RNA sequence: GGGGGUGUAGCUCAACUGGGAGAGCGUCGGCUUUGCAAGCCGAAGGUUACCGGUUCGAUCCCGGUCAUCUCCA
Numbered sequence: 001g002g003g004g005g006u007g008u009a010g011c012u013c014a015a016c017u018g019g020g021a022g023a024g025c026g027u028c029g030g031c032u033u034u035g036c037a038a039g040c041c042g043a044a045g046g047u048u049a050c051c052g053g054u055u056c057g058a059u060c061c062c063g064g065u066c067a068u069c070u071c072c073a
Stems, first nucleotide, its partner, number of pairs: 001072007010025004019056001027043005049065005
C1' cells in the first nucleotide's frame, strides 16, 4: 500500500435482512437477615464509531473517514 471482518449500555453480546433499541453480568435502591451472602422486586445507564446519502421511515441499504483484528505484498 491492497483485500476481507468487526464497531450497539460499564463488560460480553442480541435485534428474526427497513418500522417498539434489548438480554445476561455489573452498578444503585427496596424487601428479606442480628449482620453478610444468596434470593425476590424495581431503577439508572444509548449521538447504534463519526460525517453524508437513499427512503414516509435506517442498528440494518449506499459512499467516505476513523479505530481495531486478519490475509497478501
Molecule: transfer RNA
Organism: Gemmataceae bacterium